[in-house]
RNA sequence: GAUAGAGGCGCAACCGUCAUCAGUACCCGCGCAUACCGGCAGGAACCGGGCGGGGAAAGGGGCGUUUGCCGAAGGGCGCGGAACCAUUCCUGUGGGCCGCUGCUCUGGGCCGUCGGAGAACAUCCGCCGGACUGUCGCGUAUCUUUACGCGGAGCGCUGUC
Numbered sequence: 001g002a003u004a005g006a007g008g009c010g011c012a013a014c015c016g017u018c019a020u021c022a023g024u025a026c027c028c029g030c031g032c033a034u035a036c037c038g039g040c041a042g043g044a045a046c047c048g049g050g051c052g053g054g055g056a057a058a059g060g061g062g063c064g065u066u067u068g069c070c071g072a073a074g075g076g077c078g079c080g081g082a083a084c085c086a087u088u089c090c091u092g093u094g095g096g097c098c099g100c101u102g103c104u105c106u107g108g109g110c111c112g113u114c115g116g117a118g119a120a121c122a123u124c125c126g127c128c129g130g131a132c133u134g135u136c137g138c139g140u141a142u143c144u145u146u147a148c149g150c151g152g153a154g155c156g157c158u159g160u161c
Base pairs, nucleotide, nucleotide: 001161002160003159004158005157008070010069011068012067013066015064016063017062018061026054027053028052029051030050036049037048038047039046040092041091042090043089044088045087073106074105075104076103077102078100079099080098081097084095085094086093107133108132110130111129112128114126115125116124117123135152136151137150138149139148140147141146
């Protein structure tokens, strides 16, 4: 350098299914009222609020199948795109979506605190902490294949050429 592999509550995507979203939005009927409250901030406008009947979806997830995989993939920054949400318009602000053969961080999942995203006590992401786990190096014991301790990082580790 090429090639084949390993880690395990391993990673991603499609599809299916289930709950959540939500008895919400919306629709129909009745009613109240120009006061007050709410709808990210300011201004203007607009809408809503109570009762009865009907009643979602998207986005975000859990689980299962299948497929592709083991820097799998994910995050941060940057760049590019689309023009989605926060009632509408103007001015702002915040958040979200898609792509990257740019740089950079993370071996892997799990648990906890905090922060961010989110409708969310779901879930995801990040810092820190914890034990666990695979792997390699060093040391000790065992005395030949394990145990324990310390350390490293996937730019690693193992087999073959």

This is a predicted structure of a 161-nucleotide RNA (Lysine riboswitch aptamer) from a sheep gut metagenome. The model forms 96% of the base pairs in the Rfam consensus. Model confidence (mean pLDDT): 83 of 100.